[in-house]
RNA sequence: AGCUCAUCCAGAAGGGCGGAGGGAGUAGGCCCGUUGAUGCCCUGGCAACCGCUGUGCGCCUCUAUCGCGUACGGAAAGGUGCCACUUCCUACCUCGCAGGAAUUCCGCGAGGACAGAUGAGCG
Numbered sequence: 001a002g003c004u005c006a007u008c009c010a011g012a013a014g015g016g017c018g019g020a021g022g023g024a025g026u027a028g029g030c031c032c033g034u035u036g037a038u039g040c041c042c043u044g045g046c047a048a049c050c051g052c053u054g055u056g057c058g059c060c061u062c063u064a065u066c067g068c069g070u071a072c073g074g075a076a077a078g079g080u081g082c083c084a085c086u087u088c089c090u091a092c093c094u095c096g097c098a099g100g101a102a103u104u105c106c107g108c109g110a111g112g113a114c115a116g117a118u119g120a121g122c123g
Base pairs, nucleotide, nucleotide: 002122003121004120005119006118007117008116013043014042015041016040017039021032022031023030026091027090028089029088044083045082046081049079050078052074053073054072055071056070057069058068059067087115092112093111094110095109096108097107099106100105
């Protein structure tokens, strides 16, 4: 590189550097940006995936401890992550609704898929 699983409508900004595009990619839309965005660095913060920890239950054991799993909590000193807009929205499939000449097109809504991001495990 790639594979598996979980989550993605909540939350959280100041300073310095820098100087033109940026919101992953393509297209459309909608936004952000010389009142300095995106990015990088520092500080601060948010959250609670891993790790830590309490209790109950199960497995293991003769019993208990330890360990493993699981449910509900806790803390935020550790490893990550994140701090405009739902992953900014739509695109592919299915279903529902209304109108129009319209099973095919246009609009609205719901679900799913694909893609992506982050974590954990594998590799």

A computed fold for a 123-nucleotide RNA from a Salinibacteraceae bacterium, annotated as SAM riboswitch aptamer (S box leader).
It was read from a public genome assembly, where an Rfam model found it.